[in-house]
RNA sequence: CUUAUCAAGAGCGGUGGAGGGAACGGCCCGAUGAAGCCCGGCAACCUGCGUACAGACGCAAGGUGCUAAAUCCGGCGGUAGUGUAUCGAAAGAUGAG
Numbered sequence: 001c002u003u004a005u006c007a008a009g010a011g012c013g014g015u016g017g018a019g020g021g022a023a024c025g026g027c028c029c030g031a032u033g034a035a036g037c038c039c040g041g042c043a044a045c046c047u048g049c050g051u052a053c054a055g056a057c058g059c060a061a062g063g064u065g066c067u068a069a070a071u072c073c074g075g076c077g078g079u080a081g082u083g084u085a086u087c088g089a090a091a092g093a094u095g096a097g
Base pairs, nucleotide, nucleotide: 001097002096003095004094005093006092011039013038014037015036019029020028021027024074025073026072040067041066042065045063046062047060048059049058050057051056071091076088077087078086079085080084
């Protein structure tokens, strides 16, 4: 850079000790114990196996990923019944190339 996905799912464990939710603005989570690490778990993008012309489907779980809140919400734009609702973009995350 390209492309797919992002409203589902996942611990009342151990360790650790004050931070965390990308950044900014909010709003939240946290000594009734944050981050990190270990174990457990979820899912099934890649991968393996089976069926199949293909698309696809099923099983497994080796490589990643994930495990508060929609990607927690917003910022830019469209629409409407305009302190709001909704759709899309941007940005971001993850996989594959």
About this RNA: Predicted 3D model of a 97-nucleotide RNA (SAM riboswitch aptamer (S box leader)) from uncultured Lawsonibacter sp. Model confidence (mean pLDDT): 85 of 100. The source organism's lineage runs through Bacteria, Bacillota, Clostridia, Oscillospiraceae and Lawsonibacter. The RNAcentral record of the sequence draws on MGnify.